[in-house]
RNA sequence: CCGCGCUAGACGGGGGACUGGCGGUACCCUGCACCAGCAAUCCGCCUCAGCUGGGUUGAACUCCCGCCCCGAGGUUCGGCCCUUCGGGUCAGACCGAGGUCGAAGGCGUUGAGGGCCGGGACCUGCGCAGGUCGGGCCCCCGAACCCCGCCAGGACCGGAAGGUAGCAGCGGUAAGGGGGAAUUCCGGCGGUGCCGCAGCCAUCCGGGCCGGAGCCGGAAGCCGAGGUAGCGCCGGGGGCGCCGCAAUCGACGGGUUGGGUGCGCGG
Numbered sequence: 001c002c003g004c005g006c007u008a009g010a011c012g013g014g015g016g017a018c019u020g021g022c023g024g025u026a027c028c029c030u031g032c033a034c035c036a037g038c039a040a041u042c043c044g045c046c047u048c049a050g051c052u053g054g055g056u057u058g059a060a061c062u063c064c065c066g067c068c069c070c071g072a073g074g075u076u077c078g079g080c081c082c083u084u085c086g087g088g089u090c091a092g093a094c095c096g097a098g099g100u101c102g103a104a105g106g107c108g109u110u111g112a113g114g115g116c117c118g119g120g121a122c123c124u125g126c127g128c129a130g131g132u133c134g135g136g137c138c139c140c141c142g143a144a145c146c147c148c149g150c151c152a153g154g155a156c157c158g159g160a161a162g163g164u165a166g167c168a169g170c171g172g173u174a175a176g177g178g179g180g181a182a183u184u185c186c187g188g189c190g191g192u193g194c195c196g197c198a199g200c201c202a203u204c205c206g207g208g209c210c211g212g213a214g215c216c217g218g219a220a221g222c223c224g225a226g227g228u229a230g231c232g233c234c235g236g237g238g239g240c241g242c243c244g245c246a247a248u249c250g251a252c253g254g255g256u257u258g259g260g261u262g263c264g265c266g267g
Base pairs, nucleotide, nucleotide: 001267002266003265004264005263006262009057010056011055012030013029014028015027020046021045022044023043024042034054035053036052037051038050063260064259065258066256067255068254069253073249074248075247076246077244078243079242080241081239082238083237084236085235086234087233090232092231093228094227095226098223099222100221105216106215107214114210115209116208117207119205120204121203123199124198125197126196127195128193129192131189132188133187134186135185137180138179139178140177141176147172148171149170155164156163157162
């Protein structure tokens, strides 16, 4: 060096969780990778840390170890968001009398604000006129008794003369009812009046004179007595929410002119 037969090893790995610890089942990631049995009120072990049985391959491209790159995903941490419980008066939130400042816009030299002078409207009172209602006026009806007059009969008083009260009837009237006149008289009422007089604080409209440049308006901001609520805030719990040039573990994949590992027999 060659051939044959063996053996160690390999036939997936990782994360979290669990555990004194390691590994496995179950979960998740990777991505495709012998079979059977065991196992979360777990299973098997002890730093050479699953066990039992079977199968394939097998000393190197293939087994073991190291270094570099990429990096799924997990865990921790931080931030944000959402949610829940509690707290409470603070420079935050909301409401807010008032104040400050004063943006648009509008009016104004065809004359602003201001001053003086008068006018009209509105309103009030009175008057006048008108409308409407009621009364007064005329006629009729109109009270069993508790309205009037006259009161037959009858009643009462009286010896008598005479007197008294008085129902029905007759006549009348009150309240009330019906009708009439539509002139006059009285009273009430009114979003009655191109009416009159007076008043007129305030409001509205338009005018004359003086004078000569302002006036109205109020957005946003700021301050803010006071108040509300539990939004911000503070404290605790949760989501397996989002983000991270944070830390850590790290599969798959890529690179390495890095290293390591046997036994027997025959030639």
The prediction has a mean pLDDT of 80.
A computed fold for a 267-nucleotide RNA from Chloroflexi bacterium UBA6019, annotated as Bacterial large signal recognition particle RNA.
Its Rfam family is "Bacterial large signal recognition particle RNA". Rfam classes the family as a non-coding RNA gene.
Taxonomically the source falls in Chloroflexota (Bacteria, Bacillati).